[in-house]
RNA sequence: UACGGUUACCUUGUUACUGGCUCAGGACGAACGCUGGCGGCGUGCUUAACACAUGCAAGUCCAACGAUGAACUAGGAGCUUGCUCCUAGGGAUUAGUGGCGAACGGGUGAGUAACACGUGGGCGACCUGCCCCAGACACUGGGAUAACCCCGGGAAACCGGAGCUAAUACCGGGUAUGACCACUUUGGACAUCCAACGGUGGUGGAAAGAUUUAUCCGAACUGAGACGGGCCCGCGGCCUAUCAGCUAGUUGGAGGGGUAACGGCCCACCAAGGCGACGACGGGUAGCCGGCCUGAGAGGGCGACCGGCCACACUGGGACUUGACGUCGUCCCCACUCCUACGGGAGGCAGCAGUGGGGAAUAUUGCACAAUGGGCGCAAGCCUGAUGCAGCGACGCCGCGUGAGGGACGACGGCCUUCGGGACUUAACCCACUUUCAGCAGGGACGAAGCGAAAGUGACUGUACCUGCAGAAGAAGCACCGGCUAACUACGUGCCAGCAGCCGCGGUAAUACGUAGGGUGCAAGCGUUGUCCGGAUUUAUUGGGCGUAAAGAGCUCGUAGGCGGUUUGUUACGUCGGAUGUGAAAACCUAUGGCUUAACCAUGGGCCUGCAUUCGAUGCGGGCAGACUAGAGUUUGGUAGGGGAGAUUGGAAUUCCUGGUGUAGCGGUGAAACGCGCAGAUAUCAGGAGGAACACCGGUGGCGAAGGCGGAUCUCUGGGCCACUCCCCACGCUCUGGAGCGAAAGCGUGGGGAGCAAACAGGAUUAGAUACCCUGGUAGUCCACGCCGUAAACGGUGGGCGCUAGUUGUGGGGAACCUUCCACGUUCUCAGUCUCCCCUACCACACAUUAAGCGCCCCGCCUGGGGAGUACGGCCGCAAGGCUAAAACUCAAAGGAAUUGACGGGGGCCCGCACAAGCGGCGGAGCAUGCGGCUUACUUCGAUGCAACGCGAAGAACCUUACCUAGGCUUGACAUAUGGAAGAACACUGUAGAGAUACAGGACUCUUUGGACACUUCCAAUACAGGUGGUGCAUGGCUGUCGUCAGCUCGUGUCGUGAGAUGUUGGGUUAAGUCCCGCAACGAGCGCAACCCUCGUCCUAUGUUGCCAGCAUUUAGUUGGGGACUCAUAGGAGACUGCCGGGGUCAACUCGGAGGAAGGUGGGGACGGCGUCAAGUCAUCAUGCCCCUUAUGUCUAGGGCUGCACGCAUGCUACACAUGGCCGGUACAAAGGGCUGCGAUACCGCAAGGUGGAGCGAAUCCCAUAAAGCCGGUCUCAGUUCGGAUUGGGGUCUGCAACUCGACCCCAUGAAGUCGGAGUCGCUAGUAAUCGCAGAUCAGCAACGCUGCGGUGAAUACGUUCCCGGGCCUUGUACACACCGCCCGUCACGUCACGAAAGUUGGUAACACCCGAAGCCGGUGGCCUAACCCUUUUGGGAGGGAGCUGUCGAAGGACGGACUAGCGAUUCGUCCUGAGCCAGGAUCAAACUCU
Repeated sequence: UACGGUUACCUUGUUACUGGCUCAGGACGAACGCUGGCGGCGUGCUUAACACAUGCAAGUCCAACGAUGAACUAGGAGCUUGCUCCUAGGGAUUAGUGGCGAACGGGUGAGUAACACGUGGGCGACCUGCCCCAGACACUGGGAUAACCCCGGGAAACCGGAGCUAAUACCGGGUAUGACCACUUUGGACAUCCAACGGUGGUGGAAAGAUUUAUCCGAACUGAGACGGGCCCGCGGCCUAUCAGCUAGUUGGAGGGGUAACGGCCCACCAAGGCGACGACGGGUAGCCGGCCUGAGAGGGCGACCGGCCACACUGGGACUUGACGUCGUCCCCACUCCUACGGGAGGCAGCAGUGGGGAAUAUUGCACAAUGGGCGCAAGCCUGAUGCAGCGACGCCGCGUGAGGGACGACGGCCUUCGGGACUUAACCCACUUUCAGCAGGGACGAAGCGAAAGUGACUGUACCUGCAGAAGAAGCACCGGCUAACUACGUGCCAGCAGCCGCGGUAAUACGUAGGGUGCAAGCGUUGUCCGGAUUUAUUGGGCGUAAAGAGCUCGUAGGCGGUUUGUUACGUCGGAUGUGAAAACCUAUGGCUUAACCAUGGGCCUGCAUUCGAUGCGGGCAGACUAGAGUUUGGUAGGGGAGAUUGGAAUUCCUGGUGUAGCGGUGAAACGCGCAGAUAUCAGGAGGAACACCGGUGGCGAAGGCGGAUCUCUGGGCCACUCCCCACGCUCUGGAGCGAAAGCGUGGGGAGCAAACAGGAUUAGAUACCCUGGUAGUCCACGCCGUAAACGGUGGGCGCUAGUUGUGGGGAACCUUCCACGUUCUCAGUCUCCCCUACCACACAUUAAGCGCCCCGCCUGGGGAGUACGGCCGCAAGGCUAAAACUCAAAGGAAUUGACGGGGGCCCGCACAAGCGGCGGAGCAUGCGGCUUACUUCGAUGCAACGCGAAGAACCUUACCUAGGCUUGACAUAUGGAAGAACACUGUAGAGAUACAGGACUCUUUGGACACUUCCAAUACAGGUGGUGCAUGGCUGUCGUCAGCUCGUGUCGUGAGAUGUUGGGUUAAGUCCCGCAACGAGCGCAACCCUCGUCCUAUGUUGCCAGCAUUUAGUUGGGGACUCAUAGGAGACUGCCGGGGUCAACUCGGAGGAAGGUGGGGACGGCGUCAAGUCAUCAUGCCCCUUAUGUCUAGGGCUGCACGCAUGCUACACAUGGCCGGUACAAAGGGCUGCGAUACCGCAAGGUGGAGCGAAUCCCAUAAAGCCGGUCUCAGUUCGGAUUGGGGUCUGCAACUCGACCCCAUGAAGUCGGAGUCGCUAGUAAUCGCAGAUCAGCAACGCUGCGGUGAAUACGUUCCCGGGCCUUGUACACACCGCCCGUCACGUCACGAAAGUUGGUAACACCCGAAGCCGGUGGCCUAACCCUUUUGGGAGGGAGCUGUCGAAGGACGGACUAGCGAUUCGUCCUGAGCCAGGAUCAAACUCU
């Protein structure tokens, strides 16, 4: 100076956690989909280091050389312009020799885990062409050879022979400042050396010239510099231990060779070393870095473009050259491609373009050397796919545009709508403007420095830029709109089609699919996919954890390692500070500047957190030296103990054996049986044998590291604690690897074996019972020795040290006080053990001086669930098995703790006709009614456990009626509105028809006489009507049910992070959350109760149609009269645990009693909290949406709803207990209904009923005789004088009509049925049971139903164990759709992935062996050989060469192994799928068996 961090969604009914999955951001050499105006700057084979057609990418120098000898000039010749030839100049051109370059530039990333790279050093162990500086020099000779000419071979590539020639090509001799070697002087350094042009001696070695004759270009030697390289070293950066041991040139020595140079670099000899848990060796992957992306940072990922280094050039090997072990050089081997005359040759795009192929995917066979740079050249210049430019691609970044202002009728259109309107929307149209970009026209650069005598010289390019012109003209899409996440409606679809990043949407009202309108976000782009970082503190150094979520090793010892008490001195390794060098440039940050801006570019500064050197500091850590005692250890004295090992020994009990007594059972169980027993059991007595375990003491008591340890005695032995202190002097703590111990079961060998007892057998139980129960019973349990090495080996809590309030008990030791002493007691203390708890931290539960608190040190372990503690590999084991330990695949959760409910064949308390105690039924029969099923053209629809089934329906012959068949109508049977016409229409009559209907007949009203409409009808068109069509799972309303059960909540406060809790729990009490007491609660609301109706007693008032005691009267309260009574109507009183006694917290209350008509809610009714059941109803009604519209509407006729093999439900009537049936006589109600009605007296009929019509709109009249009961008679126990079904015949009534299909009456007929299996229902008092009466609906009736009314009128309740339902508290839970829950396993079928598998096919790297190319090095008789030397000869020597040969040596061959990959019939287990099937009932609640 500046930078700088928040999450969200998904587990649950809920909560706060743990934990994983997912999203929003940024980035890319990208790809894909839709779309696409312009420009600038960048960028573009990530895959097959796969194969390559074609062209180009490295040449240049004649001022090195010989040769060639163009243009042109001069002269001459051919008769001449011309043309040709010759001669002399001239020196264009360039094949060859020679020089330099070609080792740069360009590409790629295969290999490489390495001094390859980065960084910092070293070379006293090195090289460096061209360039710069300096010094000194260039004397003198020689022999060849290419080109060329001639000849020859070959298809070609190319080659051979003979002859000539030059050089800056090659080779001698001389000279030598210096160089090198040896010795040596001085100085300096030092493991090796350097300097002094030191000294002496020696060794080997030079050259080149050309030309335009110069201030030119070169050549040779030496020194120095610069540049570039080579070698060595410290440090740094991947994964894997399921790779733990590796190594013979390996490690070192001294000698030699080799190199520019050190070195096992190479060779012979000697020694036996070297590396490794601080990870050698092996395997896998990978070019490294500056940097790039991301991130707050620390980090994580990557290594495209640009820059530095390395490696490679078809695969592999080799050498040549100053420089290479060489991309467009060469030699060799393989593979591949091409040419060929088949003999033989040619080739290497990972240079630039381009082609094929691969792939999701990546460009032009472009222009130019104008610039920058490179090579050659004195130069001009030539070459340059380096480079500069252009082309293609929205591949990326950046910039610009697609117009801007006004403009309301708030237009049309499409969309929505509550039909009013809303929104798209000033948006458009329209008006007046502007012209960027694109287009057209004109002008028109910079980049140019240089070179050249001059002229001249720009690929890009007629480009950028400037000016003018016309016209809004040519230029907007993509994704999304359920939550996360900004943005909503309609239609279509109907768990289909589809969506989806996660959660999840879609099964008829989808803001989640598809389309449209609208909206949101970005914009020439927008989305998707892939990858990386982030969020993720989800590997935690910064910055996590391990009691119960994943996680403490079973325990101890101990090596390496890590950490370590007080103090003094020293050192300066760590640490801290300053300085110097370096940390390339680019990048990044920053300031300024240049392109109109930006991207981009330029300049300066910062940064580069690093490394090295040096100078300082000395607190802390370390090293070295010394001292100390608090840690640790030791001596002494005590002390407790189921600590360990061995030996000996004891009693009780079980069992067995022998004998005695004794007789029929024993044993066992819920009950039994198997079993034992008359061959004498069980029982009992005595004696004996044998094995195992040790009652009482015995205790959340003791000891031990843990496992574990219990009769007693002896021997041996480990550790602890306490007290008092001496000594030693940090000796300590923890521990990877390692070692030892280690329950039970199990294994091996040998013993032992009483009891118990896996397996096994039998008996039971059971649907079964491979179990639980019983009877037996073998391994085993016991001992010795040896293995195994695991457990819920748990305190589910690693070890050590220190610190942080207390309280209580208890086993061990000590001290003090008290006591004369002992003992007891009290207090304190040390180390154990247990309970409670403050503070504090924790998700909670809980823990709490024995921490799960606060800190330090060390070790072990964890990172979503499943797959799986499994597979493969390795190690251990006799085996069983143990230790170590993955992946594919799959899910969005899995999980710990808490909360509220629900549930439990959990617990406690308490209710209810819940059981029990009783009474009567149902279930069997016949009939009635309803339902299912079946049938049918139709048998309309709904209701379905309780809580559907005599229910909707309080009345199906037609109607009702919704159903079926047939016939009709279409603005309609019904409503509103518009237009036109008519004057009718209805009713009546007639005809046709099954009828609906059609046809015919005659006639409106008012009037101003124009017409008008009220009304009705007709016609026409349209809005509309209509629907018992669908959805009760779109709804309202109403209703059922739990349940008249006692519950359900709220405000404030308090507690808890929170869900929630408290209140509402507790002690009593009640029918009751009723009331009282207590209490972090205090109050309140809805429920309970009460208020309402009715019945029961009394009083008051009023007495008609009611009543009649007394007085008259009568057949009769009929009448007069009366209001006393009954009754009616209305209003009051009364009952409140008020009073007394017992119990009680003397509270609530409860028990008993008195009085009273009634007593503890007096009986009954209405009244139904918060809610549950997607309970019921769209067919009572209302209603959203959908559907039909000459029909799913409407009218009509007939049929059906009544159909019948069956099953169920609810009823009626019965089956005779003589408490009965029948007949006769006779008594007593209440409550209702009545004018389209009830209908009396009277008469007729056996009767149903008929005739008739008094009275009554009703306390008056009628329905209307109540029946059971009582009295008398008869029947005499039977299928009857019970029972009445069924059937035949005849009638009555209602009604348009009784066939399908009514009720009733009479005569006749006279079925089943003799009290009902399993099971099941109602009822606690005026109740059950039994008896009749009335009413609604209704023409009549299916009514035996339903709703009411009264008559007669019981029995029983010990009690709450059990069944059912419910309430409160508590407990467990893996349930929350809430136990009708959840959920485990086998089987069968299918898919995917992994493992195994007889085998089979590849790959990789090595070992030993065979063969051995090219080539370097070495050898070499013979052969060949210009320069130098000797000889002068047919020569010899030195040296060289070919050939041959030796070592090494690529490829190849072949053997056995190692590692690794693919395929593989079949197959184990696992995962996934399915409302699948089967069996079980293991788990979550409860209980049990074995160890």
A computed fold for a 1491-nucleotide RNA from an uncultured bacterium, annotated as small-subunit ribosomal RNA.
The sequence is in RNAcentral, with records from ENA and SILVA.
Rfam family: Bacterial small subunit ribosomal RNA.
Its mean pLDDT, the model's own confidence on a scale to 100, is 80.